[in-house]
């Protein structure tokens, strides 16, 4: 840093999608080791058991008490001694209890909270502060209780009540006392508004505690001060929603009291009406904030695990107390829920502490070990607590490091893959050698962490680390391999199975599935899922747009609001320097060190881009202030103009009415018909009603902000430009909301109503025709008044300024020149228009009227589709407008241009395409091909045109590929290996044949060698490799051919222009049969087609003249024979025609029309030759070939049979219907074939077909061979006939092993349909078309087909409108499979998500009221009541109860919201190849579309 994906290809636009990075992560596969970290994201669900706050006997009374003095009794005897005992003392330790500090810290969690909560920086002249540090002063004397404990009592227990005793650093009064408090206060200082400080003076109020191993400490008081720490206030910053716009009554201020450590409506009274809000108030939803973390080139975006601040919370709600400090996680007190215990009476309890359990989940660890260290609490210490914190344990959860050996090893082993079978790979890889010892086992030693003066203290730990030994031994998955994205074969599979992040693979040769080999990538880890950035300049500030891709508000006026001309001073808010203070630590960044390195972790810098004070500068902005006239207004003046309102007035036309003339129609249309008309229309003539609209002028000309204005006069009225430069003096631009306009339509309410005309009605049109067309016709258009507010309201272009080339045009004003004078001519302004530099754009195109360069304000836009749709709001009488979503669904959806195709879009031009002739077909019988039916089989192929007398230029066997029966299995064909030297003819038997048994005659051959002998050939038997298939795919292919179309095209190279696809050449003027030629051209040239060169026919000349030929000369029946070489003909070789010449037109060309000459004249005729492609055209059955199947059969061989069947349906054909003719006789004229496996002549026989027989020919020699139509000359006469021949029947012939199915002829006899053929349709321009015969291939035979050849020989063509095909050129397309394209909508069927929807269920939040626990204040009669005070009676205080305010939770009422669901319902996606019909793209067949 891209990349891939809309296209036939192209540029841009847009969205999906990837490549990276990173996780408190999960799953799947694996899975050696160590270091360092992390480890309930979900149910702030609910916990069993443990343990997580105690501690001080040096505050106190007590109690127990090891040990001990000391004295009496008693007992034993050992008589001084043990033992019991009972009294009175010390007593180390240990302790409920009073008492005191500490449980507000540590640790948890993130439920709540959009707050001064939290960040950051100030204030507090409005505040506290335990222990800790500093100074100063005192520590006097006194009293009264109370637990403990003893007794009694109630209870299941928890725990209670009561009586008496007792201590104290517990508790209470007196003294005394300051810079302490109170009130007063001269003075005196200073600030910040209220006010702070100091202080003379006197006056009030207010203190203490002792302990003890003992004489030094440790505690108390009071006051000043410091640190810490807390508390409050304040600027700035802090999430989504406007489909939340209005909130708010203690509410916003004041005054007093009260309350608090302290301001404060914090709270009460009373007084004012305030106060927030578009710079988002209220409301909703959502969320603990920050250092930081992620990510990004950065800005940013995301995120707030773990580690640090700080804030909240402790089962849920309230609420005190106590206390320095708390409204208290392991305190209390009520209310709730919920668990537990209970003797039913009551009562106990809160793991969001550490471990652990169930729940929930995709998921998250052990009921460990110690207080050694670090901290903390207590204590005077000793110590004691400490799940805070050190360790260990689980887990690949992350991050890091380390190893799974290392070097040598080619025969490139075996094995697997692949293979063209030759090899290649796997792979130096492994075997094998020689080593090493990180790990790893053992096994020895063994740490620092321990500090402080010394010594003692180690959980982790016999751990780390050292040393020895052992031995390659025990340690590689994973995912990927069509592109993006490194990396390929091969087998199974056959749109199945499945993959897929996106495009998108799989329908028999998948590099995409699955699987094996290879090969790539990362490695103890690998891939997938999730989430966040990132690429995405894809919400743009840095850094995007807006004609036409999404996108300019219909206009216009104008309010906040942003912005704003020139200048002089001041100020310093912005802004721009520097200095200060903060910006925690820890991470990030650099250097350095420390663990073997690294990760980590020290240390030490730098940054922390902020934020607040201060000082400075003053160019720029801003604000204050004086000034100017370029901006922007005013004035004056003369002109323009469908600018807007009102009123009045004119004439043309339609229509209707009256009348008149006048008749049989009219009217409409592609054609009609419906309508109208003898009750007289249309048509005309006259007069008359009444309404709407204004010809001409008239013009891409005028006015207006848009919308929109058009006869003529008039009145009122608005804006605009020019032309003076007199007046203000920035007064300007925009312009969120607001207000006003605002086509047509539609909508009320009243008028009007000629035409026209939704609807509706008939008439056509069609398959239908609720439509296009045709005849009527109602709203409706018109007016006046009120509403609606939308349009492709469009320059698809918001507005203002200002700059940056011109030419040409028409309007308005000035000026100026000319001129008698006007139009005119030039020069400026202003407004309209075309082209067009430069710029600009994706292109198209814009281009002083910008889409150019640039400023400033407003609207707007972020894939399609869903949808401008729903649900809400607001508006409207409504129709409806505005504002405006989601789910879901898709990879596209759109612009522009390109190249084609393609048009019922243009222009040109071509052809037997039409037309204009001539024969035909389609009707008839027959003959042949195809379907379709049939069958054992009727083998297989070809199917629009480009199949159907097509492969087949010949199915009776054969052919043959098909059936059916009967054999053969290495084979009917081919190569290789052994063996033999015969096989075999023939002839029996069986048999439909193959074949099968039996017999079996002669007898092997060729080479080399004297010979054995060898090879070779054939032959046969073995054995296996393999033969064979007309078996399957023509969509797996070669080759071959059809078609378009013998049309004129189709490319390429440099060169230009174009970002490109791609133009250009190849377009255009001409001409041509032709991209033939000519001329112009940013093109020059080539190539493949075209033509020409090739056959062939016609002219000619020349050579040759035998088998041809014969004119002269002989001959002869006959060119027979002599002979000729002229002629015809043959063969070869050359001329010959080329628009060469002449004229006329064309540009002076091409080149076209006449003429001449010429056998031939304009490519002379024909033929041969078929460009780049099209149709996945045809053909595996001509041949050839890859996969595929079959292999005693899907091979082979025989024998029959079928391909030839037969209701009907096409296609080609032949024969006819008849007199241009039939039949009968006579008579003529060809061409091109073709023969020895052949053609056959004269001759004879048959009525014929043919036979008999065989001359002669291997061919210009003989032969088939007769040509036939035609002519003569006779007959028939219009009829189913002397036309026409099909059937059928008799009898032959011919070929052939063999005519039954299933050939051909020939003869007699039989005589069917047919009288010229609907709709349609096919050839076919001259030696053609029609007619006539001939030969050939194939063939035994067999042609009405095919393919040649000749004979007789027309007609017609004005012309290119029309139809069909085709070529240029241009046009529009939304089509590119390319019109046999694409594509809309209804139904119908499955599916999905969603709106309405009687209602129903649930939630929070809130508002009236109701009751009202604990509890703090406040009151309080009578009750109780130790200190103080008093002789006492009594008092101060003090406690209980009682009331009262407030008030949790819990009721009631009624509303708003929000989720969920609901029968039926609405439309909306989507789905295979349903159903109706063709709206859209072409002029889409009625131009579309608002």
């Nucleotide at each position: 840093a891209g990349a891939g994906u809309u296209u036939g290809a192209u540029c841009a636009u847009g969205g999906c999608u990837c490549a990276g990075g990173a996780c408190u992560a999960a799953c799947g596969c694996u899975g050696g080791c160590g270091g360092c970290g992390u480890g309930c994201u979900u149910a702030a669900a609910a916990c069993a058991u443990g343990c997580a706050a105690g501690u001080c006997g040096a505050a106190c009374g007590g109690g127990c008490g090891a040990u001990u003095g000391a004295g009496g009794a008693a007992a034993g005897c050992u008589u001084g001694c043990u033992u019991u005992u009972c009294u009175c003392g010390a007593g180390a330790g240990c302790u409920a209890g009073u008492g005191g500090c500490g449980g507000a810290c540590g640790g948890g969690u993130g439920a709540g909270u959009a707050a001064c909560g939290c960040g950051u920086g100030a204030a507090c002249a409005a505040u506290c502060u335990g222990c800790c540090u500093u100074u100063c002063a005192c520590u006097g004397g006194g009293g009264a209780a109370u637990a403990a404990c003893a007794g009694a009592u109630a209870g299941a227990a928890a725990u209670a009540u009561u009586u008496g005793c007792u201590a104290a650093u517990a508790c209470c009064g007196c003294a005394u006392a300051u810079g302490a408090c109170c009130a007063c206060a001269a003075c005196g200082a200073g600030g910040c508004a209220u006010c702070u400080c100091g202080a003379a003076g006197g006056g009030g109020u207010g203190a203490a505690a002792g302990a003890u191993u003992u004489u030094a400490u440790c505690g108390g008081u009071g006051a000043a001060a410091g640190a810490u720490g807390a508390g409050u206030u304040c600027g700035c910053g802090u999430a989504a929603c406007a489909u939340u716009a209005g909130c708010u009554u203690g509410u916003u201020g004041g005054u007093g009291a009260g309350g608090u450590a302290a301001c404060g409506g914090c709270c009460c009274a009373c007084c004012a009406a305030g106060g927030c809000g578009a710079c988002g108030a209220u409301g909703u939803u959502u969320a603990g904030c920050c250092g930081g973390c992620c990510u990004g080139a950065g800005a940013g975006g995301g995120u707030g695990a773990a580690c640090g601040g700080c804030c909240a919370c402790a089962c849920u709600g309230g609420a005190a107390c106590u206390g320095a400090g708390a409204c208290a996680c392991g305190g209390u007190c009520c209310a709730g829920a919920c668990u537990c215990c209970u003797a039913c009476g009551g009562g106990a309890g809160g793991c969001a502490g550490c471990a652990g359990u169930u729940a929930g989940g995709a998921a998250u660890a052990u009921u460990g070990g110690g207080c050694a260290a670090u901290g903390g609490g207590g204590g005077a210490a000793a110590c004691c607590c400490u799940g805070a914190c050190c360790c260990a344990g689980c887990a690949a959860c992350g991050c890091c490091g380390c190893g799974u050996g290392a070097a040598g090893g080619a025969u490139g082993a075996a094995g697997g893959u692949c293979c063209u079978c030759g090899g290649a790979u796997u792979g130096u890889a492994a075997a094998c050698u020689u080593c090493u010892g990180u790990u790893a086992u053992a096994a020895a030693g063994g740490a620092a962490u321990a500090a402080g003066a010394a010594a003692g203290u180690g959980a982790a730990g016999g751990u780390a680390c050292u040393u020895u030994a052992u031995g390659a031994g025990a340690a590689a998955g994973c995912a990927c391999c069509g592109g993006c994205u490194a990396a390929c074969u091969a087998u199974g599979u056959g749109c199945c199975a499945g993959c897929a992040g996106c495009c998108g693979c799989g329908g028999u040769a998948a590099u995409a599935c699955a699987u094996a080999g290879g090969g790539u990538g990362c490695a103890a880890g690998c891939g997938u899922u999730g989430u966040c950035c990132g690429g995405a300049a894809u919400c743009a500030u840095u850094g995007g747009g807006c004609g036409u891709a999404a996108a300019g508000g219909g206009a216009g006026u104008g309010u906040a609001g942003g912005u704003g001309g020139u200048u002089u001073u001041g100020u310093a808010a912005g802004u721009u320097a520097a200095a200060u203070g903060u910006g925690a630590a820890a991470u990030c960044c650099u250097a350095u060190g420390g663990c073997u390195u690294a990760a980590c972790c020290a240390u030490a810098g730098a940054a922390c881009u902020g934020c607040a004070u201060u000082u400075a500068a003053u160019a720029c902005u801003g604000c204050a202030u004086g000034g100017c006239u370029a901006g922007a207004g005013u004035g004056u003046g003369g002109a323009a103009g469908a600018g807007g309102a009102a009123a009045u007035u004119g004439g043309a036309a339609u229509u209707c009415c009256u009348a008149g003339u006048g008749u049989a129609g009219c009217g409409g249309u592609g054609a009609a018909a419906u309508g109208c008309g003898u009750a007289g229309a249309u048509a005309u003539u006259a007069g008359g009603a009444g309404g709407a609209a204004c010809a001409c002028c008239a013009g891409c000309g005028g006015c207006g902000a848009a919308g929109g204005c058009g006869g003529a006069u008039u009145u009122c009225u608005g804006g605009g430009a020019c032309a003076c430069a007199a007046c203000u003096g920035a007064c300007a631009c925009u312009g969120a909301g607001a207000c006003u306009c605002g086509a047509a339509a539609g909508c009320g309410u009243g008028g009007g109503g000629a035409g026209c005309a939704a609807a509706c009605a008939g008439g056509a049109u069609u398959a239908g025709a609720u439509a296009c067309c045709c005849u009527g016709g109602u709203a409706g258009u018109c007016c006046a008044c009120g509403c609606c507010c939308u349009a492709a309201a469009c320059g698809a272009u918001g507005g203002a300024u200002a700059c940056u080339a011109g030419a040409c045009g028409a309007a308005g004003g000035a000026g100026g020149u000319a001129u008698c004078g006007a139009c005119u001519c030039c020069u400026c302004c202003u407004g309209u228009g075309u082209c067009g530099u430069a710029g600009c754009u994706a292109a198209c195109g814009c281009g002083u009227u910008a889409a150019g360069u640039a400023u400033c304000c407003c609207g707007c836009c972020u894939g399609a589709g869903u949808a401008g749709u729903a649900c809400g709001g607001c508006c409207g009488c409504a129709a409806g407008g505005u504002u405006g979503a989601a789910a879901c669904u898709c990879a596209a959806a759109g612009g522009a241009a390109u190249u084609g195709a393609c048009g019922g879009g243009g222009a040109c031009c071509c052809g037997c395409a039409c037309a204009a002739g001539c024969a035909g077909a389609g009707g008839a019988g027959c003959g042949u091909g195809c379907c379709a039916u049939u069958u054992a089989a009727u083998u297989c192929g070809a199917c629009g045109a480009u199949a159907c007398u097509c492969g087949a230029a010949a199915a009776a066997c054969c052919u043959u590929a098909c059936c059916a029966a009967g054999g053969c299995u290495u084979g009917a064909c081919a190569u290789c290996g052994g063996a033999u030297g015969a096989a075999u003819a023939g002839c029996g038997u069986g048999g439909a044949a193959a074949c099968a048994c039996g017999u079996g005659a002669a007898g092997u051959u060729a080479u080399a060698g004297c010979a054995a002998u060898a090879u070779g050939a054939c032959a046969u038997c073995c054995a296996g490799a393999c033969a064979g298939a007309u078996g399957a795919u023509g969509c797996a292919u070669g080759g071959u051919u059809g078609u378009c179309g013998u049309c004129a095209g189709c490319u390429c190279g440099u060169g230009u222009c174009g970002u490109g696809a791609g133009a250009u050449g190849u377009u255009g003027g001409g001409u041509u049969a032709a991209g033939u030629c000519c001329c112009a051209c940013a093109a020059c040239g080539a190539g493949c087609g075209c033509a020409a060169c090739c056959c062939u026919c016609g002219c000619u000349a020349g050579a040759a003249g035998u088998u041809a030929c014969c004119a002269u000369c002989a001959u002869u029946c006959a060119g027979u024979u002599g002979g000729g070489g002229a002629c015809u003909c043959u063969u070869c070789u050359a001329g010959g025609a080329c628009u060469g010449c002449c004229g006329u037109g064309g540009a002076u060309a091409a080149c076209a029309c006449g003429g001449a000459g010429g056998a031939a004249g304009g490519u002379g005729g024909g033929g041969a030759u078929g460009a780049c492609g099209u149709c996945a055209a045809a053909u595996c059955a001509u041949c050839a070939c890859g996969u595929c199947u079959c292999u005693u059969a899907c091979g082979u061989c025989u024998u029959g049979g079928g391909c030839u069947a037969u209701c009907g349906g096409c296609g080609c054909g032949c024969u006819a219907c008849a007199a241009u003719g039939g039949c009968u006789a006579u008579u003529a004229c060809a061409a091109a074939u073709u023969g020895u496996c052949g053609c056959a002549a004269u001759a004879c026989c048959g009525u014929a077909a043919g036979g008999u027989g065989g001359a002669g020919c291997u061919a210009a020699u003989c032969a088939c061979a007769a040509a036939a139509a035609a002519a003569u000359a006779g007959u028939c006469u219009c009829a189913g006939u002397u036309c026409g021949g099909a059937u059928u029947g008799u009898g032959g012939g011919c070929u052939g092993c063999a005519a039954c199915c299933c050939g051909c002829c020939c003869a007699c006899a039989u005589g069917a349909a047919g009288u010229u053929g609907g709709a349609u349709u096919u050839g076919c321009u001259a030696g053609u078309a029609a007619u006539c015969c001939c030969a050939a291939a194939u063939c035994a035979g067999c042609a009405u087909g095919u393919c040649g050849g000749g004979g007789u020989g027309a007609a017609u063509g004005c012309g290119u409108u029309c139809c069909c095909g085709g070529g240029u050129c241009u046009u529009g397309u939304a089509c590119a499979c390319a019109c046999c394209g694409c594509c809309c909508g209804u139904c119908a069927c499955g599916c999905c998500a969603u709106g309405g929807g009687a209602g129903c269920c649930a939630g929070g939040a809130g508002u009236a009221c109701c009751c009202a626990a604990a509890g703090u204040c406040a009151g309080u009669g009578g009750c109780c009541u130790a200190a103080c005070c008093g002789c006492a009676a009594g008092g101060a205080g003090g406690g209980a109860g009682c009331u009262g305010c407030c008030u949790a939770a819990g009721g009631u009422a009624a509303u708003a919201c929000u989720g969920g669901u609901g029968a039926c319902u609405g439309g909306g996606g989507u789905g295979a190849a349903g159903u109706c019909g063709u709206a859209a793209c072409a002029a889409g067949g009625u131009a579309a579309c608002c």